[in-house]
RNA sequence: GGGGCUAUAGCGUAGUUGGCUAACGCACCUCAUUUGCAAUGAGGAGAUCGUGGGUUCGAUUCCCACUAGCUCCA
Numbered sequence: 001g002g003g004g005c006u007a008u009a010g011c012g013u014a015g016u017u018g019g020c021u022a023a024c025g026c027a028c029c030u031c032a033u034u035u036g037c038a039a040u041g042a043g044g045a046g047a048u049c050g051u052g053g054g055u056u057c058g059a060u061u062c063c064c065a066c067u068a069g070c071u072c073c074a
Stems, first nucleotide, its partner, number of pairs: 001073007010026004019057001028044005050066005
């Protein structure tokens, strides 16, 4: 220098032939149970879907550029 893959909640993941309020586990918060802790049960909060543009009535999803990580070739 060129090619490929990946980026979604604090962590780990799902979800896309474009369309309802983006889902699950752990963690976190509150309550109940306990002398207390843990465990268990009930409830709750937490995401501008890596960044910036484009297409579209509508983008996590399609297109382009960039950033970061992994990887292959030279």
The RNA shown here (transfer RNA) has 74 nucleotides and comes from a Candidatus Woesebacteria bacterium. The sequence was found in a public genome assembly. NCBI's taxonomy places the organism under Bacteria, Bacteria candidate phyla, Candidatus Woeseibacteriota. It matches the Rfam family "tRNA". It is annotated as a transfer RNA.